């Protein structure tokens, strides 16, 4: 320089062209003399941009970080 790969909630992860999902954390409740642990509820997330589509997180391009393999090192 070239390919391949990954980015989704505060943190780990699933999924998926038609309401984005779980856990652990946050909070606010029941419970408990009190915490804790349990129970319920609620908040919060699709790395930017453009394009295709009736509808994109998802398909397609561009870019930015981050891993990996190859090539260059005059």
């Nucleotide at each position: 320089g070239c390919g391949g790969g990954a980015u989704u909630a505060g943190u780990u992860a699933a999924a998926u062209g038609g309401u984005a999902u779980a856990a652990c954390u946050u909070c606010a409740g029941u419970u408990u003399u009190c915490c804790a642990a349990a129970c319920u509820g609620a908040a919060a997330u699709c790395g930017g941009g453009a394009g295709u589509u009736c509808g994109a997180u998802u398909c397609c391009c561009c870019c930015a970080u981050c891993c990996c393999g190859c090539a260059c090192u005059a």
A computed fold for a 74-nucleotide RNA from Candidatus Nomurabacteria bacterium CG1_02_43_90, annotated as transfer RNA. The sequence is in RNAcentral, with records from ENA. Its Rfam family is "tRNA". By type it is a transfer RNA. About the family: Transfer RNA (tRNA) molecules are approximately 80 nucleotides in length. Taxonomically the source falls in Candidatus Nomuraibacteriota (Bacteria, Bacteria candidate phyla).